[in-house]
RNA sequence: CACCGAUAAGAGCAAACCCGUCGUAAGGCGGGGGCGCAAAGCGACCGAUCCUGGAGCGGAACACACAGGAUAGUGGCGCUGCCGAA
Numbered sequence: 001c002a003c004c005g006a007u008a009a010g011a012g013c014a015a016a017c018c019c020g021u022c023g024u025a026a027g028g029c030g031g032g033g034g035c036g037c038a039a040a041g042c043g044a045c046c047g048a049u050c051c052u053g054g055a056g057c058g059g060a061a062c063a064c065a066c067a068g069g070a071u072a073g074u075g076g077c078g079c080u081g082c083c084g085a086a
Base pairs, nucleotide, nucleotide: 004084005083012037013036017032018031019030020029021028022027035073041079042078043077045076046075047074048071049070050069051068052067053066056064
């Protein structure tokens, strides 16, 4: 330096659920809470999933396609980063 990741040390984050608030919604934010996390830090680039919309096809619904969103705690990928036993 690159892997790796401990019943190590010191810190950190915070699922479900509840309250408030924003949003049509998915969901976001704040407080409580703590299932878990060595990137559970950051980025929607490629998939995936979810939401919304009108129009096309159609008897209708679903699905598909299109447009706009959400999830980084869905898998990759990119960037950055604490500690150091084997």